[in-house]
Order: sequence, then structure tokens, then C1' cells
RNA sequence: GGGCCUAUAGCCUAGCCAGGACAAGGCGACGGGCUUCGGACCCGUAGAUCGGGGGUUCGAAUCCCCCUAGGCCCG
Repeated sequence: GGGCCUAUAGCCUAGCCAGGACAAGGCGACGGGCUUCGGACCCGUAGAUCGGGGGUUCGAAUCCCCCUAGGCCCG
């Protein structure tokens, strides 16, 4: 220098290929119930403008372009 993959709540993982309305689930956090107290269990609440910027579109996590970070391969 070239190619490919990954980046989504504090952590992990879906959703992306094939665009659609408040971005889903688990763990964790907080509050409540239960319990003598705690754990387990049950109920609820908050938390991500989807790595950054731009474009296409009525509409982008999703499609296109550039860039950043990490990983793998080739030279």
C1' cells in the first nucleotide's frame, strides 16, 4: 500500500443481507413485593439520536461515500 471483518445502554447479544413509525432481550443499577434479614423469585423504573461526518430517500442502526479505532490476510 491492497483486501476482508468488527464497532448498537455500564457489560453481553439480536435487529443490518430485503429501509417504516416509541431500537428488542439478558446481566447489572434503582424502587417495590415476598422474607426475621439477605439470597432466590415476582412486579416496576431509568438508561443507547446505533464509532464520527456527509449523501440518497417522505423516512436510515439498515443503502452509498469518506474518515477513526481494533482484528485477520496478502504484498
The prediction has a mean pLDDT of 83. A computed fold for a 75-nucleotide RNA from a Candidatus Aenigmatarchaeota archaeon, annotated as transfer RNA. It matches the Rfam family "tRNA". From the family's description: Transfer RNA (tRNA) molecules are approximately 80 nucleotides in length. By type it is a transfer RNA.